Overview: Small-subunit ribosomal RNA, central domain from an uncultured bacterium, 341 nucleotides, folded computationally. The full RNA is in RNAcentral, with records from ENA and SILVA. Its Rfam family is "Bacterial small subunit ribosomal RNA".
Context: one part of a larger RNA
RNA sequence: UUGGGCGUAAAGGGUGCGUAGGCGGCACAUUAAGUCUAAGGUUAAAGUUCGAGGCUCAACUUCGGAUUGCCUUAGAAACUGGUGAGCUAGAGUGCAGGAGAGGGCAAUGGAAUUCCAUGUGUAGCGGUAAAAUGCGUAGAUAUAUGGAGGAACACCAGUGGCGAAGGCGGUUGCCUGGCCUGUAACUGACGCUGAGGCACGAAAGCGUGGGGAGCAAAUAGGAUUAGAUACCCUAGUAGUCCACGCUGUAAACGAUGAUUACUAAGUGUUGGAGAAAUUCAGUGCUGCAGUUAACGCAAUAAGUAAUCCGCCUGGGGAGUAUGCACGCAAGUGUGAAACUC
Repeated sequence: UUGGGCGUAAAGGGUGCGUAGGCGGCACAUUAAGUCUAAGGUUAAAGUUCGAGGCUCAACUUCGGAUUGCCUUAGAAACUGGUGAGCUAGAGUGCAGGAGAGGGCAAUGGAAUUCCAUGUGUAGCGGUAAAAUGCGUAGAUAUAUGGAGGAACACCAGUGGCGAAGGCGGUUGCCUGGCCUGUAACUGACGCUGAGGCACGAAAGCGUGGGGAGCAAAUAGGAUUAGAUACCCUAGUAGUCCACGCUGUAAACGAUGAUUACUAAGUGUUGGAGAAAUUCAGUGCUGCAGUUAACGCAAUAAGUAAUCCGCCUGGGGAGUAUGCACGCAAGUGUGAAACUC
């Protein structure tokens, strides 16, 4: 609970596509559903309410009106809706250009770590605050050559770029999505939002099969310590990687839903157009009006308005219990109350 709100106090759905619904550009004609006007009917009485009256007042009571609703008839035509026929400023298409770590698949490159083989070489190496566990005379560390394998791509690199979000970074090829600019040839409101629904969705985790260099939950050992199930060290398994399938959550954050319009300036930067002035689309900083509890925000608004959706309503109990749905499981979604302050 017809209110006020949602950057940080409770509150924007993780993101998109889209069904129903809600809302919707300019101008004409028509209709009359909404809307408005008039008249009539009905709206039982009592009650209520307004005006007047009667008991000395009041309570009580009498009379008259109203009772916002519904229906019928006649009219009005500005606005909303319906219908018809148009327009081009919204939206989309075409044409000419452009930038990009956007996505998928395949191939391929060099540096580095590790391991293996061989040569040189000899007593240490490693590690720490200091040590020890550990490795090493069965020849380590170091160094040189060759080989194997996996993962990640230094510099370029940038409040740079792209993507709806999650996210995306060596190079090349193939397939493929979106965006920007210019033009104004075409369509002619085809638009916005979006309950349900569908799809995508980091990391971790799960299933099956591969792979496994480095790193590393668990685990073991060494230290530290009163203890040390930690921080530090030496090892090290899941995992991290690939394919397919599941999971569906994050401080999924700009803690800021989407769209449209309007509202001082200044200054970087990315991509276009233009000879230039300038202009369009992004991305930053500073800053006026305004706004805010303040911090701050300030044309990328948290300003001024409009439309649609989601959400909040004291703290704890609790994102718990229960039911239902989904999931292999882990769990996820939905989601209380008693009690207590």